Molecule: SAM riboswitch aptamer (S box leader)
Organism: Bacteroidota bacterium
RNA sequence: CACUUAUCCAGAAAGGUGGAGGGUCCAGGCCCUGUGAAACCUUGGCAACCGGUCCCGCUCCGUCGGGACAUCGGUGCCACAUCCUGCCCCGGCAUCGCCGGGGAGAGAUAAGUC
Numbered sequence: 001c002a003c004u005u006a007u008c009c010a011g012a013a014a015g016g017u018g019g020a021g022g023g024u025c026c027a028g029g030c031c032c033u034g035u036g037a038a039a040c041c042u043u044g045g046c047a048a049c050c051g052g053u054c055c056c057g058c059u060c061c062g063u064c065g066g067g068a069c070a071u072c073g074g075u076g077c078c079a080c081a082u083c084c085u086g087c088c089c090c091g092g093c094a095u096c097g098c099c100g101g102g103g104a105g106a107g108a109u110a111a112g113u114c
Base pairs, nucleotide, nucleotide: 002113003112004111005110006109007108008107013043014042015041016040017039021032022031023030026086027085028084029083044078045077046076049074050073051072052069053068054067055066056065057064058062082106087103088102089101090100091099092098093097
């Protein structure tokens, strides 16, 4: 990189360096940003995906299912917010558009496979 599965309405920021961008890429919109963007570093925190610990369940006693915890390890994350629209479907207004819902696709993270 490719593929599979799960989740994506919650949560959690200070300091230093830096010096113009950022919110995934494209287009449009919207928003953040010299009262300092991205990125990097330090410290702190959030969460509970995996490991871990504990509890419960089972006529597959397991490489099983469910729940709890955050002392320890592996990741991840710490503006709104996966921001909206774009492609498909449905409904409403009573119509050349506007509003609402669902899905697809894409993306992010984790676990796994080759």